[in-house]
Molecule: Bacterial RNase P class A
Organism: Gammaproteobacteria bacterium
RNA sequence: GAAGUCGGCCGGGCAAUCGCCGGACGCUUUAAUUUUAUCCAUGGCUGCUUUGAUCUGAGCCGCCGUGGUGAAAAUUAAAGCGUUCGGAGGAAAGUCCGGGCUCCGCAGGGCAGGGUGCCAGGUAACGCCUGGGGGACGUGAGUCCACGGAAAGUGCCACAGAAAAUAUACCGCCCGGCUAUUUUCGAAUAGUCGGGUAAGGGUGAAAUGGUGCGGUAAGAGCGCACCGCGCAUCCGGUAACGGGUGUGGCAGGGUAAACCCCACCCGGAGCAAGACCAAAUAGGGGAACAAUGGCUCGGCCCGAGCUGUUCCCGGGUAGGUUGCUUGAGAUACCGAGCGAUCCGUAUCCUAGAUGAAUGAUUGCCGCAACUUCGGUUGUACAGAACCCGGCUUACAGGCCGACUUCACUU
Numbered sequence: 001g002a003a004g005u006c007g008g009c010c011g012g013g014c015a016a017u018c019g020c021c022g023g024a025c026g027c028u029u030u031a032a033u034u035u036u037a038u039c040c041a042u043g044g045c046u047g048c049u050u051u052g053a054u055c056u057g058a059g060c061c062g063c064c065g066u067g068g069u070g071a072a073a074a075u076u077a078a079a080g081c082g083u084u085c086g087g088a089g090g091a092a093a094g095u096c097c098g099g100g101c102u103c104c105g106c107a108g109g110g111c112a113g114g115g116u117g118c119c120a121g122g123u124a125a126c127g128c129c130u131g132g133g134g135g136a137c138g139u140g141a142g143u144c145c146a147c148g149g150a151a152a153g154u155g156c157c158a159c160a161g162a163a164a165a166u167a168u169a170c171c172g173c174c175c176g177g178c179u180a181u182u183u184u185c186g187a188a189u190a191g192u193c194g195g196g197u198a199a200g201g202g203u204g205a206a207a208u209g210g211u212g213c214g215g216u217a218a219g220a221g222c223g224c225a226c227c228g229c230g231c232a233u234c235c236g237g238u239a240a241c242g243g244g245u246g247u248g249g250c251a252g253g254g255u256a257a258a259c260c261c262c263a264c265c266c267g268g269a270g271c272a273a274g275a276c277c278a279a280a281u282a283g284g285g286g287a288a289c290a291a292u293g294g295c296u297c298g299g300c301c302c303g304a305g306c307u308g309u310u311c312c313c314g315g316g317u318a319g320g321u322u323g324c325u326u327g328a329g330a331u332a333c334c335g336a337g338c339g340a341u342c343c344g345u346a347u348c349c350u351a352g353a354u355g356a357a358u359g360a361u362u363g364c365c366g367c368a369a370c371u372u373c374g375g376u377u378g379u380a381c382a383g384a385a386c387c388c389g390g391c392u393u394a395c396a397g398g399c400c401g402a403c404u405u406c407a408c409u410u
Stems, first nucleotide, its partner, number of pairs: 001406010012365007020087017039068007047060004089381001093392002096390005101270004113266005118132005133147001134145004148261002153259002155255003170201002172197011209227006228250001229248008274322004284313006293307005329348005335342002366379005
């Protein structure tokens, strides 16, 4: 310098004007409640005046109670105005997993159903994350893998091929019999029949361990060496697993995101959960009042049923309040750990709507494309709804760090 791999971060900035939602504070208005002043009426008590004295009565001052009047202050609620502060994301998305929270259910165990599936760790939990093992790919950094069981049983394996699983024999190779031809009379060639073989060819995604030597009529784990595999044992490792030694000639191909088996996990519904307040109308229950009424059944009596006004109670609908945002919280630092993560300390509070706010316009700058160099156009994916942890998907452009390979220079 070129080509790559992995991880982290940002994802428009500034100003002006006009708005929207929420919080705090202030002012005004209205309503309710409480407290106290004034005044009026009335009741009780003590004292004083009226008498020469006493009682009754009357009048006055004070205190207390009741009812009314209404000024002021405080509190609460609502509305309006003003000031000030805050106001979407890395995925707010898909709603695919896991949890908190709420209600319902539940002694315990089992069946059914669903999910997960190498080992260890992290976590509130997980199907997530970290580290490790094994396999595949890549020169490499690194990436990908539902990665338990196919010797419990069942099913399936298209096309091609002889055969896709109780194995089997198309071509070929080899042996033997018969026939024909040739003949140097030893045999050779061709055809056919019977048998051997799984080396070679051919089919297929896959054909009954692989390579080599020996062996054989030709062949074959038939024998041997190495590799692979099974079993036993030893060593290392927490484990998955790895390595060594011995032994067995070697097994019944694949498929379990096919049924299934094994191990482990899982109660259901969800903020439209749930809790509280509570109109109008209709309906339910109760009490009081009134004529002892009215209407229907009926020829009449008895009898039965229905019907009025006012008030109270409870259920419940509309509507409203709450749940609602301080939480497995964020940032920084110290420490433990390879790491995921955890411990401790300090600081901070950061949307809470409900027909649903978080916006619009203008100017300048940034970035990209085009350009007649004056400018013009565009500026990703996308919008919280009870709250968190993940995964997946979408995304213009930009920044940073670590590492790999190749080439060159010193």